[in-house]
Context: one part of a larger RNA
């Protein structure tokens, strides 16, 4: 991992609703007791005792009234007329393990451990071979003498090297291993606080520990075995058959609450009320301070003027000025969630009219679920006018929604799937080819823009407007001129149109700057501005708006068209007519809930048939109707001429299933019907057990 087989809402009480039955001369028995019985158990008693018939008050206790109260008053609960009880079925709380498996823990016992380990106690037993050479002695020699020096000698040492033992520094390897700690190499003690056999002592609230929280049998911050025991577990994970009806929440408010709950809201099912509700159209009345506007207030700000003002400083003998701030003032111009002389669309409320729906309204009772919501799109908070961010309002949608389009793509577009058809129309979208379906007609775009981007910058090119020159020759080119006064004055080493400052004038002229630019040390010198002449076509310059381009444009697959591929497009505007497209909507046919009608059956309830009508997506949950298992009662069949049981084909039914025929295997017991009981249904729980 597969397959087989076990595997989860049960049982008793006792309340609450709801339904069925029995009696309502209320209902009822309970332990018990008698008979009866082979046993299970069945009738018969048995009125204790519960509900109920009256209620009120803490209560004495009174009583259709009681109570409070001084009260005859107010007021609270009652009567004024109604319904019970007993059993049994769902459904649902509560008390027990309460649907099921799961902890880590906690407490108890004269329990069980020291054959592993720690430490102790008693008795053994072990340490190759090499070094080194304390004390002690002695023999010579010095000394008075204590003693000293030499040499032998002598064998101490938690001495040195290094086997065996005991350990484990470093590194490698192993790491479903040779080993639930080992292997090779290399290291550290090795006569000492050394190692070791044997047999013994210490026990968990505990021992032992040269303290590591270490170690007490591969288990130690508290051992290990049975008990309490099915500890608990607001947490995870499982919880088994079919079909049909409606169908949600993720909110508020409280919570040692925040992944939990309890109460409202939303959901369903019954019963009851109610001409209620909803929704959409025009109308009518309302009452508001958003948007937006405005400076009236309440602050905020810009410019400029003013002033018997005030502060500071400057000048002045003073008058008075000057200059900077403040104040108030006038007038242009702005800004505000917490400003408004103002003031909308919408929304919301309330009315009645119409069209729609048709009990959705409300109330009451039973069962729930839901309190982690998300992206979107509109108006705002906070954030960075970031975020697939966070916090609110409105909406409409995943949640719980399938289908078409966007190439894939919960949420954006189109649309809401009862079933069946190789029928018709359509939406979003599309219409070259992959792939269903297409032409025209006008225009734009040359960028593959289209098929990513800003500030910005360009004689791109489309239209549409505005000035201004133009056959009295426009713009361009090309040919001459471009001048004197002057070298203006200053300033300078010069400064003569051209470093700078200051002026920027006259005259001559067709025109010609006291110079716009290169240029020289200064000058020269070249061009410009302006003029004339040439040319002799028809437009030329400027600037405003507009469409569509164009550059800015650097990344990790070709990878910013879904490919191919496409340029009077198969781009992009406008604009005809046609087809394509879906689980939309028709059509043709079945199925089913609800519901009006009508016919029949009927012992009421209520079933059947027919005809019309609105429905039928769905999680969490509610309601409702069935399939099959095993047992038992019934009671009828089937079996050795083969029973279940397995197996292969065919067949019925909406399903969950099932009946028969035909074969094969088995070899003994099975089964309809209408009822009962329940250990009644497997894919999942790192379920359990076996097989493979």
């Nucleotide at each position: 991992g597969c397959c087989a087989g076990c595997g989860a809402g049960u049982a008793u009480u006792u309340g609450c609703u709801a339904g069925u039955u029995g009696c309502u001369u209320g209902g009822u028995u309970a332990a018990g007791a008698c008979a009866c019985u082979u046993u299970c158990g069945u009738g018969u008693c048995g009125g204790a005792g519960c509900c109920g018939u009256a209620g009120u008050g803490a209560a004495a206790g009174c009583g259709a009234g009681c109570c409070u109260g001084a009260a005859u008053a107010g007021g609270g609960c009652g009567a004024u007329u109604u319904u019970g009880u007993a059993a049994c079925u769902a459904g649902u709380a509560a008390a027990u393990g309460a649907c099921c498996c799961g902890a880590a823990a906690c407490c108890g016992g004269a329990g069980u451990g020291a054959g592993c380990u720690a430490a102790c106690c008693a008795u053994g037993g072990c340490c190759a071979g090499g070094a080194u050479g304390a004390a002690g002695u002695u023999a010579g020699g010095c000394g008075a003498a204590a003693g000293c020096c030499u040499g032998a000698u002598g064998g101490a040492g938690g001495u040195c090297c290094g086997c065996a033992c005991c350990g484990u520094u470093g590194u490698a390897u192993g790491c479903u291993g040779c080993a639930a700690g080992a292997u090779g190499c290399u290291c550290g003690g090795a006569u000492g606080a050394g190692c070791u056999g044997u047999g013994g002592u210490u026990a968990g609230a505990g021992g032992u520990a040269a303290u590591a929280u270490g170690c007490c049998a591969a288990u130690c911050g508290a051992a290990c075995c049975c008990g309490g025991a099915g500890a608990u577990a607001g947490c995870u994970g499982g919880u088994u058959c079919u079909c049909c009806c409606u169908g949600a929440a993720a909110u508020a408010u409280a919570u040692u609450u925040a992944g939990g709950u309890a109460u409202a809201g939303g959901g369903u099912u019954g019963c009851g009320u109610u001409a209620a509700g909803u929704g959409u159209a025009a109308u009518u009345g309302g009452g508001g301070g958003u948007a937006g506007g405005g400076c009236u207030c309440u602050g905020a700000u810009c410019g400029a003027g003013c002033g018997u003002c005030c502060u500071a400083u400057g000048g002045g003998a003073a008058a008075c000025u000057g200059u900077a701030g403040g104040c108030g003032u006038u007038u242009a111009g702005u800004c505000a969630a917490a400003c408004u002389u103002c003031g909308a669309a919408u929304a919301c409320c309330a009315a009645a009219u119409a069209c729609a729906u048709g009990u959705u309204u409300c109330g009451c009772a039973g069962c729930a679920c839901u309190c982690a919501g998300c992206a979107c799109c509109u108006g705002g908070g906070a954030g960075c006018u970031a975020a697939g961010u966070u916090c609110c309002a409105g909406g409409a949608g995943c949640a719980a929604a399938a289908g078409g389009a966007a190439a894939a793509c919960a949420a954006a577009c189109c649309a809401g799937a009862c079933c069946u058809a190789c029928a018709g129309c359509u939406a979003a979208g599309g219409u070259c080819u992959c792939a269903a379906a297409u032409a025209a007609a006008c225009a734009u775009u040359u960028a593959g823009u289209g098929g990513a981007a800003a500030a910005g910058g360009a004689a791109g090119u489309u239209u549409a407007a505005a000035u201004u020159c133009u056959a009295a020759g426009a713009c361009a080119c090309c040919u001459a001129g471009g001048a004197g006064g002057u070298c203006g004055g200053c300033u300078c080493a010069g400064a003569a149109g051209c470093a700078g400052c200051c002026a920027u004038c006259c005259u001559u002229u067709a025109a010609a700057g006291a110079a716009a630019g290169c240029g020289u040390a200064a000058c020269a010198g070249c061009u410009c501005a302006c003029u004339a002449g040439c040319c002799g076509u028809a437009g030329a310059a400027u600037u405003u708006a507009u469409g569509c381009g164009c550059c800015g444009a650097a990344a990790a697959u070709u990878a910013a068209c879904g490919a191919g591929g496409c340029u009077c497009a198969a781009a992009u505007g406008u604009u005809u007519a046609a087809c394509c497209g879906a689980a939309g909507c028709u059509u043709a046919g079945g199925g089913u809930u609800c519901u009006g009608c009508u016919u029949g059956a009927u012992u009421u309830a209520u079933c059947a048939a027919g005809u019309g009508g609105a429905g039928c997506g769905g999680u969490a949950a509610g309601g409702g109707a069935g399939c099959g298992u095993u047992c038992u009662g019934u009671g009828u069949g089937c079996u050795a001429u083969g029973a279940a049981g397995g197996u292969g084909a065919c067949c019925c039914g909406u399903a969950a299933g099932g009946a028969g025929u035909c074969g094969c295997u088995g070899g003994a017991g099975c089964g309809a019907u209408c009822a009962g009981a329940a250990g009644u249904g497997a894919g999942a729980a790192u379920g359990c057990u076996g097989g493979c």

RNAcentral holds the full RNA, with entries from ENA and SILVA. Predicted 3D model of a 692-nucleotide part of an RNA (large-subunit ribosomal RNA, domain II) from Candidatus Pacebacteria bacterium GW2011_GWF2_38_9. Its mean pLDDT, the model's own confidence on a scale to 100, is 83. The organism belongs to Minisyncoccota, within Bacteria.